[in-house]
């Protein structure tokens, strides 16, 4: 130096294929309830510019560029 795959909440991750209406869950945070308390259980809350930019479009996590970044191939 090419190529390829991937990045979504603290974490792990669903959605991508064929663009469509508030972007979901699990753990973990946090607040009632319950318990003497703690856990456990139960019922709720807060956390996302969907890696930057930029394009296309009525609409974009999804589709096009170009960037940074993480993994694997070739040479």
């Nucleotide at each position: 130096g090419c190529c390829c795959c991937c990045g979504u909440a603290g974490c792990u991750u669903a959605g991508u294929a064929a663009g469509g209406a508030u972007a979901g869950a699990g753990c973990a945070c946090u607040g009632g309830c319950c318990u003497u308390c703690c856990a456990a259980g139960u019922c709720g809350g807060a956390g996302g510019u969907c890696a930057u930019g930029g394009g296309u479009u009525c609409g974009a996590a999804u589709c096009c560029c170009a960037u940074c970044g993480g993994g694997g191939g070739c040479g």

A computed fold for a 75-nucleotide RNA from a Nitrososphaerota archaeon, annotated as transfer RNA. It matches the Rfam family "tRNA". Rfam classes the family as a transfer RNA. The source organism's lineage runs through Archaea, Thermoproteati and Nitrososphaerota. Model confidence (mean pLDDT): 82 of 100. RNAcentral holds the sequence, with entries from ENA.